[in-house]
RNA sequence: CUGAUCACGUCGGGAGAGACCGGCAGCUUUUGACUCAAAGGCUGGCGGCGCCGAAGGAGCAACCGCCCCAGGAAACUCUCAGGCAAAAGGACCGUGUGAUCUG
Numbered sequence: 001c002u003g004a005u006c007a008c009g010u011c012g013g014g015a016g017a018g019a020c021c022g023g024c025a026g027c028u029u030u031u032g033a034c035u036c037a038a039a040g041g042c043u044g045g046c047g048g049c050g051c052c053g054a055a056g057g058a059g060c061a062a063c064c065g066c067c068c069c070a071g072g073a074a075a076c077u078c079u080c081a082g083g084c085a086a087a088a089g090g091a092c093c094g095u096g097u098g099a100u101c102u103g
Stems, first nucleotide, its partner, number of pairs: 001103001003101007011094003018049001020048003024044009050084003056080001057078003063072002
């Protein structure tokens, strides 16, 4: 120096799907009233229905496993978890650094 794997980063990119409905709590605005009422706004968790797959988790028809069995992957399937404005998160890709192995 080449390639592979792994880890890390104030680095670059990075999809999908209701800013849905209900009541509750906190904060707050306006109006009327005079410490109460009405109508809104924001946030939070709870419940309901609808939906998404790319943290994590689970599954395996074909295929590999010389045959059978056990076993094995994913961006496929499920949707437990998570998510459905922005932000955050984000598999994965690139890039930089380091470690190990390789020619």
Molecule: Glycine riboswitch aptamer
Organism: Hyphomicrobiales bacterium